[in-house]
A computed fold for a 156-nucleotide RNA from Geobacter sp., annotated as c-di-AMP riboswitch aptamer (ydaO/yuaA leader).

RNA sequence: GAUAAUUUGUAGCCGAGACCCACGGCCGACCGUGGGUGCGGGGGACCCGAGUUUUUGGGGCGAAUUCCAGAUCUCUCAACGAAGCGAGAUACCUGGAUAGGAUACUUUCAAGUCCGAGCCCGUCAGCUAACCUCGUAGGCGUGUGGAAGGGCAAGU
Numbered sequence: 001g002a003u004a005a006u007u008u009g010u011a012g013c014c015g016a017g018a019c020c021c022a023c024g025g026c027c028g029a030c031c032g033u034g035g036g037u038g039c040g041g042g043g044g045a046c047c048c049g050a051g052u053u054u055u056u057g058g059g060g061c062g063a064a065u066u067c068c069a070g071a072u073c074u075c076u077c078a079a080c081g082a083a084g085c086g087a088g089a090u091a092c093c094u095g096g097a098u099a100g101g102a103u104a105c106u107u108u109c110a111a112g113u114c115c116g117a118g119c120c121c122g123u124c125a126g127c128u129a130a131c132c133u134c135g136u137a138g139g140c141g142u143g144u145g146g147a148a149g150g151g152c153a154a155g156u
Base pairs, nucleotide, nucleotide: 005156006155007154008153009152010151012140013139014138018037019036020035021034022033023032024031025030038136039135040134041133042132043131048126057124058121059120060119061118066097067096068095069094070093071090072089073088074087075086077084100115101114102113103112105149106148107147108146109145110144
């Protein structure tokens, strides 16, 4: 120095959202702007598909769909009026489920715990090569157990 075995320790997550260069803010850290690489999304032929169902609009990103009940509103019957019965609408509100999603080095199994939102285009888009175009944010905190497999560090 290399290889093999073994012991101990160790690693942040969701998301495409990372890296490099130049300039500027203020020397640095950090931030902003622009360019590029990488990653992600959308539009977009032939062929194929669909034979359309067009305000009951339609579509995109995303795991975030689909139901039930209440509550509210409208209408009919009844009724002096109200209560009551029935039907419809649910955009919002409340609660409960659910397709689906996350869970800390990776994969897998189990358990437990969470999420099951929001936003955008603007009457318009199936797939789709070339081509065109957009984004590169934001929000947080895991320590459970079994099996397998690797990275890094230290020791034998």
Record summary
The coordinates come from a structure-prediction model, not an experiment, and the mean pLDDT is 77.